[in-house]
């Protein structure tokens, strides 16, 4: 220089293909239950979906560019 995959809550990831309320684990926080704790149990917070920009009635999804990170060729 060319090619591709990855980017979503603190942490790992689903969701994309087929546009329609943004989810699951663990994690935190509050109560419960305990002489305390743990382990159980019930509940809440926490997201500009890697930037910008386009289609759209509506974008994490479609489409472009550009950033980061790994990988391939050359």
């Nucleotide at each position: 220089c060319g090619g591709g995959g990855c980017g979503u809550a603190g942490c790992g990831c689903a969701g994309a293909c087929c546009g329609g309320u943004a989810g699951c684990g663990c994690g935190u926080c509050u109560c419960c239950c305990u002489c305390g704790g743990a382990c159980g149990g019930a509940g809440a917070a926490g997201g500009u979906c890697g930037u910008a920009g386009g289609u759209u009635c509506a974008a994490a999804u479609c489409c472009u560019a550009c950033c980061g990170u790994c990988c391939c060729g050359a």